[in-house]
RNA sequence: UAGAGUUUGAUCAUGGCUCAGGACGAACGCUGGCGGCGUGGAUGAGGCAUGCAAGUCGAACGGUACUUCAGUGGUAGCAAUAUCAAGGAAGUGCAGUGGCGAAAGGGCGAGUAAUGCAUGGGUAACGUGCCUUCCAGAUGGGGAUAACUCGGCGAAAGCUGAGCUAAUACCGAAUGUGAUCGCCCCGGGCAUCCGGGGCUAUUCAAAGCCGGGGACCGCAAGGCCUGGCACUGGAAGAUCGGCCCAUGUCCUAUCAGCUAGUUGGUGAGGUAACGGCUCACCAAGGCUUACGGGUAGCUGGUCUGAGAGGAUGGUCAGCCGCACUGGGACUGAGACACUGCCCAGACUCCUACGGGAGGCUGCAGUCGAGAAUCAUUCGCAAUGGGCGCAAGCCUGACGAUGCGACGCCGCGUGCAGGAUGAAGGCCUUCGGGUUGUAAACUGCUGUGAUGGGGGAGCAAUGCGGGACGUGCUAACACCACGUAACGCUGAUAGUACCCCAAGAGGAAGCCACGGCUAACUCUGUGCCAGCAGCCGCGGUAAUACAGAGGUGGCAAGCGUUGUUCGGAUUUACUGGGCGUAAAGGGUGCGUAGGCGGUCCGGUGUGUCGGAUGUGAAAGCCCACGGAUCAUCCGUGGAAUGGCAUUCGAAACUGCCGGGCUGGAGUGUCGGAGAGGAUGGCGGAAUUCUCGGUGUAGCGGUGAAAUGCGUUGAGAUCGAGAGGAACGCCGGUGGCGAAGGCGGCCAUCUGGACGACAACUGACGCUGAGGCACGAAAGCUAGGGGAGCAAACAGGAUUAGAUACCCUGGUAGUCCUAGCCGUAAACGGUGCGCGUUUGCUGUAAAAGGAAUCGACCCCUUUUGUGGCGUAGCCAACGCGAUAAACGCGCCGCCUGGGAAGUACGGUCGCAAGAUUAAAACUCAAAGAAAUUGACGGGGGCCUGCACAAGCGGUGGAGUAUGUGGCUCAAUUCGAUGCAACGCGAAGAACCUUACCUGGCCUUGACAUGCAUAUAGUAGAAGGGUGAAAGCCUGACGAGGUAGCAAUACCAGUAUGCACAGGUGCUGCAUGGCUGUCGUCAGCUCGUGUCGUGAGAUGUUGGGUUAAGUCCCGCAACGAGCGCAACCCUUGCCAUUAGUUGCCACAUUCAGUUGAGCACUCUAAUGGGACUGCCGGUGACAAACCGGAGGAAGGUGGGGAUGACGUCAAGUCCUCAUGGCCCUUAUGGGUAGGGCUACACACGUCAUACAAUGGUCGGUACAGAGGGUUGCCAACCCGCGAGGGGGAGCCAAUCCCAGAAAGCCGAUCGUAGUCCGGAUUGGAGUCUGCAACUCGACUCCAUGAAGUCGGAAUCGCUAGUAAUCGCGGAUCAGCAUGUCGCGGUGAAUACGUUCCCGGGCCUUGUACACACCGCCCGUCACACCAUGGGAGUGGGGUUCACCAGAAGCAGGUUGCCUAACCGCAAGGAGGGCGCCUACCACGGUGAGCUUCAUGACUGGGGUGAAGUCGUAACAAGGUAACCGUAA
Repeated sequence: UAGAGUUUGAUCAUGGCUCAGGACGAACGCUGGCGGCGUGGAUGAGGCAUGCAAGUCGAACGGUACUUCAGUGGUAGCAAUAUCAAGGAAGUGCAGUGGCGAAAGGGCGAGUAAUGCAUGGGUAACGUGCCUUCCAGAUGGGGAUAACUCGGCGAAAGCUGAGCUAAUACCGAAUGUGAUCGCCCCGGGCAUCCGGGGCUAUUCAAAGCCGGGGACCGCAAGGCCUGGCACUGGAAGAUCGGCCCAUGUCCUAUCAGCUAGUUGGUGAGGUAACGGCUCACCAAGGCUUACGGGUAGCUGGUCUGAGAGGAUGGUCAGCCGCACUGGGACUGAGACACUGCCCAGACUCCUACGGGAGGCUGCAGUCGAGAAUCAUUCGCAAUGGGCGCAAGCCUGACGAUGCGACGCCGCGUGCAGGAUGAAGGCCUUCGGGUUGUAAACUGCUGUGAUGGGGGAGCAAUGCGGGACGUGCUAACACCACGUAACGCUGAUAGUACCCCAAGAGGAAGCCACGGCUAACUCUGUGCCAGCAGCCGCGGUAAUACAGAGGUGGCAAGCGUUGUUCGGAUUUACUGGGCGUAAAGGGUGCGUAGGCGGUCCGGUGUGUCGGAUGUGAAAGCCCACGGAUCAUCCGUGGAAUGGCAUUCGAAACUGCCGGGCUGGAGUGUCGGAGAGGAUGGCGGAAUUCUCGGUGUAGCGGUGAAAUGCGUUGAGAUCGAGAGGAACGCCGGUGGCGAAGGCGGCCAUCUGGACGACAACUGACGCUGAGGCACGAAAGCUAGGGGAGCAAACAGGAUUAGAUACCCUGGUAGUCCUAGCCGUAAACGGUGCGCGUUUGCUGUAAAAGGAAUCGACCCCUUUUGUGGCGUAGCCAACGCGAUAAACGCGCCGCCUGGGAAGUACGGUCGCAAGAUUAAAACUCAAAGAAAUUGACGGGGGCCUGCACAAGCGGUGGAGUAUGUGGCUCAAUUCGAUGCAACGCGAAGAACCUUACCUGGCCUUGACAUGCAUAUAGUAGAAGGGUGAAAGCCUGACGAGGUAGCAAUACCAGUAUGCACAGGUGCUGCAUGGCUGUCGUCAGCUCGUGUCGUGAGAUGUUGGGUUAAGUCCCGCAACGAGCGCAACCCUUGCCAUUAGUUGCCACAUUCAGUUGAGCACUCUAAUGGGACUGCCGGUGACAAACCGGAGGAAGGUGGGGAUGACGUCAAGUCCUCAUGGCCCUUAUGGGUAGGGCUACACACGUCAUACAAUGGUCGGUACAGAGGGUUGCCAACCCGCGAGGGGGAGCCAAUCCCAGAAAGCCGAUCGUAGUCCGGAUUGGAGUCUGCAACUCGACUCCAUGAAGUCGGAAUCGCUAGUAAUCGCGGAUCAGCAUGUCGCGGUGAAUACGUUCCCGGGCCUUGUACACACCGCCCGUCACACCAUGGGAGUGGGGUUCACCAGAAGCAGGUUGCCUAACCGCAAGGAGGGCGCCUACCACGGUGAGCUUCAUGACUGGGGUGAAGUCGUAACAAGGUAACCGUAA
């Protein structure tokens, strides 16, 4: 020291991505009241117009212009006066000579990875103008030159000739305190050396100016004296610098070797000074994070962080570097010089074209580039600097102001009261809520803005002044110093600040509101438009888009973008890891390095402590203080982890020395072993060859075929050849470092182990590089080749089959020699040492005990296994053979993909190996475990699931539904099982929702409001029309209360609210339903286990139809399901007998009597519970068998449907949110359609016949229905039916004849006496109406069809099959449907297989859950990248050419004032020329980097493209690794 979101159905851990915080020289968007303090070209070290940024000194000098003053002279004038001239004095200015300054201040960060910077040292190897102190001095001469004057050239810049002149300019000479060269001596030190002293020794100075003044001197100037400033030589100091050393100072090894002035020496030169700094010669060294490449000014500090760290170096301060680019020197104390010089180059400007000029990375400003950064301001008043004696001058340093919300800090935009909770807005469940005390309104205040008035401080230690004092002096002068009075000086500035006036007046926005993350609703939109930091929103109900209302946050700002630190323990020093998540090198030996047993002594490297110096200031921190506070500023303190010096300590570490034996090794004696190498030997088997026997096949597969075989295979016997591999023993046995090693024998040879305890004395461990070994495949050369076998060929399989299977078959496999150097080279676990409860196998050895001898048994050591304690681990698991606890050393990891790839290097004959990235892209990828689901995984069980049977469907024609097609419409829905004789229990109209036409508009229907309304409402009738409707209309009203007036109700009309919708959304819903499935399951509480998801219970052993029951068990209980309770049926009893029944009597007849025994009816009970017996089982549950019983193991049937699944079905039953229509998508109406018809499918009915058809006769049900009804008898009709009318509101009457069956006849296997479609004709019934489009009847017609391909359905007993009967719907219409009874089978060995389901287990890369997931090529689009003939830039190296300016050197070609010399001349100097060095430039050859390049390689990403199916399940050939084809 704070975390959160995101991988999953969920979990845990790993791991990346993202967010919340802080900061900024920022920029952008929206907005903007004031002040203070800061800050502002980060990009093009790009180019610059204009102005300013370094001058000053007349007290160094010669001149010159002007002004003033006084006098003199001339001229004019009477004069005052005016004017002119010369000289003088004072002052101001100008160019020049001269001095100082210009090397500071100011700017910028290009270069620089060390010639830099930081820290600490050294200089005995150095310099230092101005300043301070001290010592000594300042003598006497000389020659020039600018300015100026007169000429010349030039456009200009400027140049030049002649002549004059001064100095604190220049040059000799003198002096030499001293300094210095040389020599000698003394002292000291750290090697080179330092200090001091001495000597007839060498060399070396100078300048004056200004002021004052008595005596004395001088014609005068002046001398002289004195003061100040300046000057010369020297010694010190201070300051500032030069040089050297140590340590530290970014990335890259895909830069590993670099270096010839290179390293050192000697000598010389050079410098202020050391030094290869330079040169000559000699030696051959020197460096190692070197050399090279990239990037970068460094620091104090700044930002962040708990810290350690990380990032950064803007403003301020220190250092460095640079000044258009490159080179060079000059001057000087100091420069190789920002506003100096010379040269070269690029650029710009001027030009008379001959030549010239320039350098804002100073302050402003301009252009350009850029996302982006200010005024061409004021002033020297302050601080500081230069010059000057000073006044003063100069100063874009600086002080100020201006501009910019760029940052920080502060202030304001008002305060108090105020409910009818106003209006408006928004929302609403329509009640209200919210905006909201917010506003209005009332009262008050006055910051700031505005106007007016007043008004500091920065300013006195400055400048002037100078009474007075002190010093100097001969002096009271002058000067210097000190000082009082007094006077002067302000850019900012119309300042700060104070007072007055007035008046809430002129002053609030921005972002957000799905989670992270504080804050929610409505409307619009409809995977569109858009949002998005991550996860993700948007496909009609979006808190995620857009707008609005509201809310939250911050506030003169708020957001966004960018960068950086944090969070990130996500590079882990503090503080991580490597069995499976990324990560142990394939293995060993060993170098450097790292680490190292035990005792003693020494040392003092590390280590620890004290002191001293340093660690600039500013900053941070603390305290105090000043501005009204704060930011800000001042003063002081603390701190500055560091470095250096010094003193001390001695445990530990290091080093030195001496010991020890425990680590390590040696020795002696043993036994074990597929350890290695070489040589030899052996048998079995395969194949081939030869011979014999022998005949038709062999071989091969899922099945086949290719292949072999009558030229004799295969089979069998014998003989031979050849190669490779070694059965049994053989074993989680042995050996080896790993790879690996297996017949037997011999030779050579390595290692481990046991026993003994003699020897050495730490000799050890690990191990970067290095070296060696290293399966298989592969390569080279030569052999060998039986079997096997990539490639290849053929045969199959298949949609295809470049595979899996089969038949062949070459490399190869084997040997020798040499390469390769990789593997899932795995225990996925580096090596070594130590410590830590146990149990049990096995191999080797030794010891003990025991035995006649063994085995067995006990102990110890070494190896190799299993289980497991503690502990560890994310879990799985590991667990003395650790993945536990520790130590030492090495290797390796840091999200997935791109990629172990590209480029480069190294190795290799090649194949390739090794080392090893990036762009780009994703928000995951991955580990372990959990619950499900799934598997062409396993086990157990079950179901008409299969099998065993019976009958069907699929073929025919018909019926019906659906699809499709058609149509004005063929209304809509249902679509695998679980839509399709379904909604529809019945479409001619109606129904009806569809289409066409014609109509209505408060409406066919409801409620409310307003107004009107007695000839009103209603209405016979009439006109028109297809109807609806429209027009008309005789006649013609009402209820309640009240005496009445009147009111209310009802009706009607008009208008308004609204009605209405089978319009959409079943993916917004309720309800209802289907399905898995009447399958046996689905859960909960508490407890326990697990970090957790979860598990346990519910699993296990039995058993059951059943999670049914029993037993066991960290579980104990409970709930919804199962079962039972309910209905029905089967037996009995009781009760009750009409319309039922009939043993008695009677009749045609249960018709009547009698009766209720029986049947039946319908109410109540009983009965069945594994209760009993035997066996099995575990003494259980239960099962098997039996008895009894009408019924036996849920007796049969029904109703009853757990948690849930399918966004299953239904908005067209109903209800309902939202949306949509409103003279229509609503409402009437007529006609049509839903009935169409090349076709396809589903489901029925009927058939194809003789177990049958037809004809005649004849028997037996059950359950229902009936008043708008069922309808008897009787009559008519062949019949459908008509007439008729009794009975019945029903155990009474009717529908109502049951049919199959039985008896008899006929048909005789035929498209028939089967079959009945179709069609013609004639009818019946219902109904307003049978044309589209009803059913039925009769006559006639007589189609397909002769038992149905692939496939497929139902059924396990009163069932299938078969036969008929009834009901609902309904005017009519039934092959459908719902019920009813009659007749009445066959079969089930069994659970291998198909389908569905249940439980357990296993694998999983699935979780939308296998209809899952997912791989690769190809095609298309886009993106980045590698190669690429090359091309174009940049950088750099080497060789050569070239050589400006300049310094140095050389040089009589030329010139030459000072000095020497009488002179000639000399010394010295200059110009010119030459040489060396060298910038630019050029040529050639490399290296490197960037850009680009036809074409090309792979990679990534994209919507639902193409081809296949590789992987995940045994993924359908287990998968994977290396290698080859």
Record summary
A computed fold for a 1525-nucleotide RNA from an uncultured Verrucomicrobiota bacterium, annotated as small-subunit ribosomal RNA. It matches the Rfam family "Bacterial small subunit ribosomal RNA". Rfam links the family to the GO terms ribosome and structural constituent of ribosome.